The prediction has a mean pLDDT of 79.
The RNA shown here (Bacterial large signal recognition particle RNA) has 269 nucleotides and comes from a Thermoleophilia bacterium.
The sequence was found by an Rfam model in a public genome assembly.
Taxonomically the source falls in Thermoleophilia (Bacteria, Bacillati, Actinomycetota).
[in-house]
């Protein structure tokens, strides 16, 4: 120094949660590390690192301790310029919708050599008279009725004057007519019209239409887009509040790893 055979010891750690406290089930990281059975209105336990049953390898890469690396999941914290939720009769200097108005051929549409823009001409619409007509009303004319007396004519009886010839005056009646009361709707005049695809003269514009003439390529703002202007709390941004989130601080700790060191006992070479 080797081999063998055996023994302690090991065959996972940590966080969280539960608990007076430990440890395990359960979650969560590490990252591979026997095997069965139970464990959350829970299992075993009492200062510890599980309880009952088997099994494996072995004093070293494997057990123990101690530095060192790492990054990981935890706890506490207060901020947050973060991310999320919840209020606010804040906010309309930011976006977003909705409504006006403007300017613009930039995008879309529409329109144009079957002539735009523009110029010029006639005529309408629109004003005033003013004929026609049409409606309505009024008059007349026309037609009917229409006066006890106070109306007209004609007046039988009757009465009056008159010696007498004769005369006056008048009721009913009969006819007529006035005032007025109807009736026709045909004429005539005369008045009104929120009436006329009616006509004749006058006036007035270029706003629209229509129709020709010069010209010869561009015109419209209907929707986007700009500009400006109101409104509107959906976002944003202020103001409170929460937060199992991120971030950042602080706090201790892992696993993996990589380096020192320690730890038997029998036999045999």
């Nucleotide at each position: 120094u080797c081999g063998u055979g055996c023994u302690a010891g090991g065959c996972g750690g940590g966080g969280a949660g539960c608990u007076a406290g430990c440890g395990g089930u359960u979650c969560c990281c590490u990252g591979u590390a026997c095997c069965c059975g139970a464990a959350a209105u829970c299992c075993g336990c009492u200062c510890a690192c599980g309880c009952g049953g088997g099994g494996c390898a072995c004093a070293a890469c494997c057990c123990c301790c101690a530095u060192c690396c790492u990054c990981g999941g935890g706890g506490c914290g207060c901020u947050u310029u973060c991310g999320u939720c919840c209020g606010g009769u804040g906010u309309a200097u930011g976006g977003g919708c909705u409504c006006g108005c403007g300017a613009c051929a930039c995008g879309u549409g529409g329109u144009g050599u079957u002539g735009a823009u523009g110029g010029g001409a006639a005529g309408g619409u629109c004003c005033c008279a003013u004929u026609c007509g049409a409606u309505g009303g009024g008059c007349g004319a026309c037609u009917g009725c229409g006066a006890a007396c106070c109306a007209g004519g004609u007046c039988a009886g009757g009465u009056c004057c008159g010696g007498a010839a004769g005369g006056a005056a008048g009721c009913a009646g009969c006819c007529u007519u006035a005032a007025g009361c109807g009736g026709a709707c045909c004429c005539g005049c005369c008045c009104a019209u929120g009436c006329g695809c009616a006509g004749u003269g006058g006036g007035g514009u270029c706003a629209c239409c229509u129709u020709g003439c010069c010209g010869g390529a561009g015109c419209c703002g209907g929707c986007g887009g700009c500009g400006c202007g109101a409104g509107u709390a959906c976002c944003g941004c202020c103001c409170g509040g929460g937060u199992u989130g991120g971030a950042c601080g602080u706090c201790a700790c892992a696993a993996c790893g990589a380096u020192g060191g320690g730890u038997g006992c029998a036999c045999g070479g």